[in-house]
RNA sequence: CGGGAUGUAGCACAGCUGGUAGUGCGCCGGGCUGGGGGUCCGGAGGUCGCGAGUUCGAGUCUCGCCAUCCCGA
Numbered sequence: 001c002g003g004g005a006u007g008u009a010g011c012a013c014a015g016c017u018g019g020u021a022g023u024g025c026g027c028c029g030g031g032c033u034g035g036g037g038g039u040c041c042g043g044a045g046g047u048c049g050c051g052a053g054u055u056c057g058a059g060u061c062u063c064g065c066c067a068u069c070c071c072g073a
Stems, first nucleotide, its partner, number of pairs: 001072007010025004019056001027043006049065005
């Protein structure tokens, strides 16, 4: 320098064919238990890497940039 993959909650990841952003662990509150552990119920937490474009509508499509990883030179 060229090509490819990935980027979504504190962590690990889903998210179809563009149409309300989810699951598990963790965290907070509560029930069961004498307590702990365990289990059950409820809850908080996200400008979807950054910016622009297309569209009535973008996590999803297009372009640029950034970060990490892989391949080539």

A computed fold for a 73-nucleotide RNA from a Patescibacteria group bacterium, annotated as transfer RNA. Taxonomically the source falls in Bacteria candidate phyla (Bacteria). It matches the Rfam family "tRNA". The family's RNA type in Rfam is transfer RNA. The RNAcentral record of the sequence draws on ENA.